[in-house]
RNA sequence: GGCCCUGUCGUCUAAUGGCUAGGACACCAGGUUUUCAUCCUGGCAAUCGGGGUUCGACUCCCCGUGGGGUCA
Repeated sequence: GGCCCUGUCGUCUAAUGGCUAGGACACCAGGUUUUCAUCCUGGCAAUCGGGGUUCGACUCCCCGUGGGGUCA
């Protein structure tokens, strides 16, 4: 350098083009408990960047960029 795969809360992971982006763990606050742990309830928090297509884009297309693989 060519080609392929991939990027979503702190972490892991869902989401036929119809989203108010869901779940688990973690964290925070209450409840329960003599205390801790467990358990229960609630909360917090995310689509790599820029364009395009579309009534509507996490999803499709282009460019860029991070990561991985492969060929040289």

A computed fold for a 72-nucleotide RNA from a Patescibacteria group bacterium, annotated as transfer RNA. It was read from a public genome assembly.